[in-house]
């Protein structure tokens, strides 16, 4: 210099002017109060992902003695954390020359299931072409006894073989040698794996190394399954507080006198007594006081309490497993001490626009254009996806200098 490979950071700056929201001080106006309104002033106002809602939690409220079934999740080991499916080291394996990447990475010899096409078979099974003729039938040129057998031959049925050839992604260890009728871990030497014993290293996962046993047993569990472990439900529209209307539930409240009409009870009558209805008069409210006056004193009404909590209104709410700095501990995740900081809190839902200056890119200069993903809703940690343009640090490969 070219290429790569991991990790972390940024995601325009700065001003003015006009608005939004929600805090907070001081004024002014209505109210008894509480509160309400409105004026100025001052600092705050999205992200690295706010997103997907996928996993873990806080926090609430409902359940609740264990424990077991269903169900769902997640599987090397050891650490880390509130806890996680998440992080880290590191163990095995796949890729890569390397740095690094990936990997639902427990069990396939508990069972059941698939394994396209090809192929004779896709698993304790077969036999298409081969190979053999030992051992059965059977036919027969030749030889021997010769009534009817037997020897050879043949390779015709049965049969025996799984070396070779053939298919597949995968085919029941590999090489060589003995052995046989041909063959085969049938035997045997070497390699290579398995099982099982032991040692050794390391917390462990596993790694080395020795004996053994001819064991040679395909793959698939993101196919059912089995085996270990973990999971009570629901969700801030949780939850609490205050609290009209209107419905219900206790409880008050029927003013006082006099007259008259009907009606009806008692009485032998005279009289009395009780219910509706009317009429005066006082009395009580309301018409702003006062005097007239007018209305009204309704009973299915009206006062006054209570209970659940609907409309509505307040909290829940934003200081938190919390940012940042230095110091320690640790290989890291992560922790610990100490120091400092407070940074959105709405609710049909604010965070905007406009113009200058600088910065970035680009077209080609002294100006024009462009800039991405994407918008908090109770909070925290995470994984996944978006994403314009940039930085940084650490490694590894190759050329070419010294």
């Nucleotide at each position: 210099a070219g290429g790569g490979a991991u990790c972390g950071c940024c995601g325009g700056a700065c001003g003015a002017u006009c608005g939004c929201u929600g805090g907070c001080c001081u004024c002014c106006c209505c109210g008894a109060a509480a509160g309400g309104g409105g004026a100025g002033g001052c600092g705050g106002g999205a992200g690295g992902a706010a997103a997907g809602u996928c996993c873990g939690g806080g926090c609430u409220c409902c359940a609740a003695u264990g424990a077991g079934c269903a169900g769902g999740a997640u599987g090397g080991u050891c650490g880390g954390u509130a806890a996680c499916g998440c992080c880290g080291a590191c163990c095995g394996g796949u890729c890569g020359c390397a740095a690094g990447u990936c990997c639902a990475g427990g069990g396939a010899a508990a069972g059941u299931g698939c394994c396209a096409c090809a192929g004779a078979a896709a698993a304790g099974a077969u036999a298409c072409c081969g190979c053999c003729g030992a051992a059965c039938g059977g036919u027969u040129a030749a030889c021997c006894c010769c009534a009817g057998g037997g020897u050879g031959a043949c390779g015709c049925g049965u049969g025996g073989u799984a070396a070779g050839g053939g298919u597949g992604a995968a085919a029941u260890g590999g090489u060589g040698g003995g052995g046989u009728a041909a063959g085969a871990g049938c035997c045997c030497a070497c390699c290579a794996g398995a099982g099982c014993c032991g040692a050794a290293a390391g917390u462990g996962a596993u790694u080395u190394c020795g004996g053994u046993u001819g064991c040679u047993a395909g793959g698939c569990a993101a196919a059912c399954c089995c085996c270990a472990u973990c999971c009570g439900g629901a969700g801030c529209a949780a939850g609490a507080c205050c609290a009209a209307a209107c419905a219900g539930g206790a409880g008050g409240u029927g003013a006082g006198c006099g007259g008259g009409u009907u009606c009806u009870c008692c009485u032998u009558a005279c009289g009395g007594g009780g219910a509706c209805c009317u009429c005066g008069c006082u009395c009580u409210g309301u018409c702003g006081g006062c005097u007239c006056g007018a209305c009204a004193g309704c009973a299915u009404g009206c006062c006054u309490c209570c209970g659940g909590g609907u409309a509505g209104g307040u909290u829940g709410c934003u200081u938190g497993a919390g940012g940042c700095g230095u110091c320690g501990a640790g290989c890291a995740a992560u922790c610990g001490a100490c120091g400092u900081c407070c940074u959105a809190g709405a609710g049909g839902a604010a965070u905007g626009a406009u113009c200058g200056u600088c910065g970035c890119g680009g077209c080609a200069u002294c100006g024009c254009c462009g800039a991405a993903c994407a918008g908090a809703a109770c909070c925290c940690g995470g994984c996944u996806u978006a994403c314009a343009g940039g930085c940084g640090a650490u490694c590894c490969c190759u050329u070419c200098g010294a």
Predicted 3D model of a 402-nucleotide RNA (Bacterial RNase P class A) from a Pirellulaceae bacterium. The sequence is in RNAcentral, with records from ENA. The source organism's lineage runs through Bacteria, Planctomycetota, Planctomycetia, Pirellulales and Pirellulaceae. Its mean pLDDT, the model's own confidence on a scale to 100, is 75. It matches the Rfam family "Bacterial RNase P class A". Rfam links the family to the GO terms ribonuclease P activity, dimeric ribonuclease P complex and tRNA processing. By type it is a ribozyme. It is recorded under the gene name rnpB.